[in-house]
RNA sequence: UUGUGGGAGAGACAUGGAAUCAUGCGCCGAAGAAGCAACCGAUAGAGCGUGCACUCUGCGGGAAACUUUCAGGCAAAAGGACUGUAA
Numbered sequence: 001u002u003g004u005g006g007g008a009g010a011g012a013c014a015u016g017g018a019a020u021c022a023u024g025c026g027c028c029g030a031a032g033a034a035g036c037a038a039c040c041g042a043u044a045g046a047g048c049g050u051g052c053a054c055u056c057u058g059c060g061g062g063a064a065a066c067u068u069u070c071a072g073g074c075a076a077a078a079g080g081a082c083u084g085u086a087a
Base pairs, nucleotide, nucleotide: 001087002086003085004084005083006082011025013024014023015022016021026074027073028072032070033068034067035066039061040060041059043058044057045056046055047054
């Protein structure tokens, strides 16, 4: 990576017109996306001063199953992080 199993959560919400679609309100987090802690820094400034050693503030790097809910989802189907197994 591919095949094949397992795989949660949340309105079968209301209206328009049956599905799609549109509008409205209420929700979910496990496609994807985004944010950050310790720590690190070859980064700017200040303090002390023996020294690029220490302290503080900013800057950069920095994880998730945490957070946001953009996207996606809220009967079934599909999808689905993660995972068993085979190649």